[in-house]
Two RNAs folded together computationally: RNase P RNA and transfer RNA, 374 nucleotides in total. The prediction has a mean pLDDT of 75.

RNA sequence: GUGAGUCGGUGGGCAGCUGACGGUCCCUAUGUGGGGCUGAGGAAACUCCAUCCACCUAGCAGAACCGCGGCGCUGUGAGGCGCAGGGCGAGAGUCUUGGCAACGGAGCAGAAACGAUACGGCCGCCAGCCAAAUGACAAUGAUUCAGAGAAUGAUGAGGAGGUUGGCGGAAGCGAUGAAACGGCCGACCCGCGGGGUGCAAGGGCGAAUAGGCGCCUAUGACUUCUGCUGGAGGAGCGGGUAGCCCGCUAAGCUGAAUGCUGCCUAAAACAAGAGAUGGGUUACGGCCGACACAC
RNA sequence: GGGAUCGUGGUCUAGCUUGGUCCAAGAUACGCGGCUUGGGCCCGCGUGGUCCCCGGUUCAAAUCCGGGCGGUCCCACCA
Numbered sequence: 001g002u003g004a005g006u007c008g009g010u011g012g013g014c015a016g017c018u019g020a021c022g023g024u025c026c027c028u029a030u031g032u033g034g035g036g037c038u039g040a041g042g043a044a045a046c047u048c049c050a051u052c053c054a055c056c057u058a059g060c061a062g063a064a065c066c067g068c069g070g071c072g073c074u075g076u077g078a079g080g081c082g083c084a085g086g087g088c089g090a091g092a093g094u095c096u097u098g099g100c101a102a103c104g105g106a107g108c109a110g111a112a113a114c115g116a117u118a119c120g121g122c123c124g125c126c127a128g129c130c131a132a133a134u135g136a137c138a139a140u141g142a143u144u145c146a147g148a149g150a151a152u153g154a155u156g157a158g159g160a161g162g163u164u165g166g167c168g169g170a171a172g173c174g175a176u177g178a179a180a181c182g183g184c185c186g187a188c189c190c191g192c193g194g195g196g197u198g199c200a201a202g203g204g205c206g207a208a209u210a211g212g213c214g215c216c217u218a219u220g221a222c223u224u225c226u227g228c229u230g231g232a233g234g235a236g237c238g239g240g241u242a243g244c245c246c247g248c249u250a251a252g253c254u255g256a257a258u259g260c261u262g263c264c265u266a267a268a269a270c271a272a273g274a275g276a277u278g279g280g281u282u283a284c285g286g287c288c289g290a291c292a293c294a295c
Numbered sequence: 296g297g298g299a300u301c302g303u304g305g306u307c308u309a310g311c312u313u314g315g316u317c318c319a320a321g322a323u324a325c326g327c328g329g330c331u332u333g334g335g336c337c338c339g340c341g342u343g344g345u346c347c348c349c350g351g352u353u354c355a356a357a358u359c360c361g362g363g364c365g366g367u368c369c370c371a372c373c374a
Stems, first nucleotide, its partner, number of pairs: 001295003005291006011284001012264006021039007041270001045281002048279005053198004058229006065194005070083005084097005098189002103186003119174002122169009137158001144154003202246004212237002215234002222230001239373003296370007305323004315354001325341005347363005
């Protein structure tokens, strides 16, 4: 220097159209005037979370359900940072983390798959049968070597003990499999936390209509269930309206403003509020920095 | 804006809630053959799959977890 890669930062400036568009304030005092200030992002996105906020009569206890899980610090919280163990990677890096007493863990293979044993092999004892070289046993592997040993590996025709059963012992072996007297995992256990619905929450004003119909309900409506206290509504069908303001913001819209063009430079790409704030994740390409690899 | 639910041959679905005999099944469509004088019906065989995409967990993922993409549905106020 080139190539592929990881992590992080950054994500413009000026001028014109033209005082163009949204908002607010002021001056004129009515003309669609003039002036000041302000007006998208690192992700505004995904809606994955938390908090504020609002409503659901309410409170206590338990169950169910959901979420989380190393240690330390920090934050109301979601989370963040550091360290340690483990997985992946050549590395920079990245992902992950409670427990196995009880419950559960498929198929194939394997002696055995979640229960510790049984089974085979090994060792000891007992009993039976075959053989006493007139050849038991042996190519369905004798003998020898390696080996602690074996259902192992090698050798390849001999050969003196072989074989069957029972009882006991040892806890080391059994080549399969992802995993094998030992761990792993789980809607199983332990600990901790969690009420639900979301600004279309909700509040005020106005318009119109059918205060209609049946159902559940003091033998209890009441946003998972049960118990106690409390105690009167609930859900559906049908009907009417399709409006304004607040909530709502030092952008504050509401079918939703924040524009277009040119130049500079590397400044293009991803993408653009909708109650607010914070966190996580994803998308993006130009430039910059660090790290690590190959040539 | 806020929620719910779904994505599997060309089309419609099952399998996902206990991950494994699932390199995925059924119907229909399509192709070939048979039956028939010919066609339809019927019978048999076959073709056709990025299980929406990308990662992770695991021995093993259509299935479990995370992220993304796309489709469908619901909601306001009054008495």

Description:
Rfam match: Archaeal RNase P. The literature on the family includes a 1998 paper in Annu Rev Biochem by Frank and Pace, "Ribonuclease P: unity and diversity in a tRNA processing ribozyme". Its family is annotated with ribonuclease P activity, multimeric ribonuclease P complex and tRNA processing in the Gene Ontology. By type it is a ribozyme. Rfam describes the family as follows. Ribonuclease P (RNase P) is a ubiquitous endoribonuclease, found in archaea, bacteria and eukarya as well as chloroplasts and mitochondria. Its best characterised activity is the generation of mature 5'-ends of tRNAs by cleaving the 5'-leader elements of precursor-tRNAs. Cellular RNase Ps are ribonucleoproteins. RNA from bacterial RNase Ps retains its catalytic activity in the absence of the protein subunit, i.e. it is a ribozyme. Isolated eukaryotic and archaeal RNase P RNA has not been shown to retain its catalytic function, but is still essential for the catalytic activity of the holoenzyme. Although the archaeal and eukaryotic holoenzymes have a much greater protein content than the bacterial ones, the RNA cores from all the three lineages are homologous -- helices corresponding to P1, P2, P3, P4, and P10/11 are common to all cellular RNase P RNAs. Yet, there is considerable sequence variation, particularly among the eukaryotic RNAs.